Context: one part of a larger RNA
RNA sequence: GGCGUAUGGAGGAUGCCUAGGCUCUCAGAGGCGAUGAAGGACGUGAUAAGCUGCGAUAAGCUUCGGGUAGCUGCAAAUAAGCUAUUAUCCGGAGAUUUCCUAAUGGGGCAACCCAUCUCGAUGAAGUCGAGAUAUCCGUAUUAAAUACGGAGGCGAACCUGCUGAACUGAAACAUCUAAGUAAGCAGAGGAGAAGAAAACAAGAGUGAUUUCCCAAGUAGUGGCGAGCGAACGGGAAACAGCCCAAACCCACGAUGUUACGGCAUCCUGGGGGUUGUAGGACUGGUGAUAUGGACUUAAAACGUGUAACAGAGCAUGGCUGGAAAGCCAGACCAUAGAGGGUGAUAGUCCCGUAGGUGAAAUGCGUUUUAUACCUAACCAGUAUCCUGAGUAAGGCGGAACCGGAGAAAUUCUGUCUGAAUCCAGCGGCACCAUCCGCUAAGGCUAAAUACUCCUGAGAGACCGAUAGUGGACCAGUACCGUGAGGGAAAGGUGAAAAGCACCUCGAACAGAGGAGUGAAAUAGAUCCUGAAACCAUACGCUU
Numbered sequence: 001g002g003c004g005u006a007u008g009g010a011g012g013a014u015g016c017c018u019a020g021g022c023u024c025u026c027a028g029a030g031g032c033g034a035u036g037a038a039g040g041a042c043g044u045g046a047u048a049a050g051c052u053g054c055g056a057u058a059a060g061c062u063u064c065g066g067g068u069a070g071c072u073g074c075a076a077a078u079a080a081g082c083u084a085u086u087a088u089c090c091g092g093a094g095a096u097u098u099c100c101u102a103a104u105g106g107g108g109c110a111a112c113c114c115a116u117c118u119c120g121a122u123g124a125a126g127u128c129g130a131g132a133u134a135u136c137c138g139u140a141u142u143a144a145a146u147a148c149g150g151a152g153g154c155g156a157a158c159c160u161g162c163u164g165a166a167c168u169g170a171a172a173c174a175u176c177u178a179a180g181u182a183a184g185c186a187g188a189g190g191a192g193a194a195g196a197a198a199a200c201a202a203g204a205g206u207g208a209u210u211u212c213c214c215a216a217g218u219a220g221u222g223g224c225g226a227g228c229g230a231a232c233g234g235g236a237a238a239c240a241g242c243c244c245a246a247a248c249c250c251a252c253g254a255u256g257u258u259a260c261g262g263c264a265u266c267c268u269g270g271g272g273g274u275u276g277u278a279g280g281a282c283u284g285g286u287g288a289u290a291u292g293g294a295c296u297u298a299a300a301a302c303g304u305g306u307a308a309c310a311g312a313g314c315a316u317g318g319c320u321g322g323a324a325a326g327c328c329a330g331a332c333c334a335u336a337g338a339g340g341g342u343g344a345u346a347g348u349c350c351c352g353u354a355g356g357u358g359a360a361a362u363g364c365g366u367u368u369u370a371u372a373c374c375u376a377a378c379c380a381g382u383a384u385c386c387u388g389a390g391u392a393a394g395g396c397g398g399a400a401c402c403g404g405a406g407a408a409a410u411u412c413u414g415u416c417u418g419a420a421u422c423c424a425g426c427g428g429c430a431c432c433a434u435c436c437g438c439u440a441a442g443g444c445u446a447a448a449u450a451c452u453c454c455u456g457a458g459a460g461a462c463c464g465a466u467a468g469u470g471g472a473c474c475a476g477u478a479c480c481g482u483g484a485g486g487g488a489a490a491g492g493u494g495a496a497a498a499g500c501a502c503c504u505c506g507a508a509c510a511g512a513g514g515a516g517u518g519a520a521a522u523a524g525a526u527c528c529u530g531a532a533a534c535c536a537u538a539c540g541c542u543u
Stems, first nucleotide, its partner, number of pairs: 001542009015528001016492002020463002022460007029452002031154002039100003042055003046078001050074002061094006070082003105114003115133008135151006158189001159187005169176001173223001199206002210237005220228002241444003244388001248271004253266005276422001278387004282381005292374002297370010308357002314330001316329004331348002333337001339351003393417008403429001424439005479486002499527001502514004
């Protein structure tokens, strides 16, 4: 020096555990904000810092309700207090709520600086206190001024619109693909969008929209490559239909004209009216005051949310043990044998659980009643009037559709043109005819659908501390970066601190040896278990 064995050190794997995560389900809620948000700064305690709470009324104030013996957060200890006139605690409502921040009196290097006006305090000055003073839009009559109302910002995803890539795939690459995706911008709501046929269909018919299953990876499209990819129809979910513009009538007003009787045009308001077997106006006739409503208000009732209350049955005997909930022998409850805790595995020890009871305040929903508001039909006639124009359609250039310009319908439109008016117009995949369907160029519309920052209840052939969220722990922290941004490590004594009084060695508040606690101290705070690498000591074998 090597190997082996043993005992230790060091280290923190493994096992066990879970305080935290992950993925879902069912309900709820789906917003907050100039009455100043989200997010912060600074304060605030008898007391260093931090977290939490709160705001100069500052771990809190008032009140209503619940609730009971202790209480002054994490967080022990001491001090000082509170509380049986019910505190602390829980829920509802209210008060207070510094400064910054949309930040909004002006400015600014956020949490700071500097103002003006009015009112109040003091005799004045000065000072102090309160309130007002941003911009844009709308309304009031409009130019100003003024007044009133609204907006602005934040927020996880979902939704609509506008703008809109590239990597990639095509085994290269250019049409194509990725993809109208990512990203940016704007906007809305609890959903959003869409929506009551100028729709489909096919000789038969359907009857707004949306979503799902099938049709179907079909018909198609495609450097006919890679790929992309419908519809009809069928089955389900959910169902709901309406209002204007116009013709015509009435009224205020303005202008023009007049033979002073009016008439014409325009404007505003009201009535009327809304369709494709065309309908409406208009003319004539018949008839009703119901019914319905997606709107508003009030009252009542009911339900429900936001606290709670209450809740059966062994402290049975024996054994092991530090400890009984284990084992043996019996007993009881059960609308409760879900779950958790308790010194090991408890229906009957504790918290709960099933079932039952419950609201002063306040929110939501439903129903009823009342009130206000809105809504109407049928027949006949057809001379006249109305039925959405720079629109439909066409040319050129693009785009959307399953459809890449193609034989290319349909939809949108940058540009140039540009109809018809019910004897009308559009569509049915070039185009034409017949036939069939429909009525564009105005608008509204619940449900079925999408999502989950958030609340409650629950589930898991999900994880168990290098896993599971980045984060089980004071984590978006420490730390890094000029910045945008990047971004950790770190859980476990014990049933209970019973957390080692006292003694000895020692310079010692280090450490160690005794003693003591404990079931255990090789559970002693670097604390459950305690692998390996690595280190040391002892012994054996060996070079």
Model confidence (mean pLDDT): 81 of 100. Large-subunit ribosomal RNA, domain I from Cloacimonadaceae bacterium (SeqCode), 543 nucleotides, folded computationally.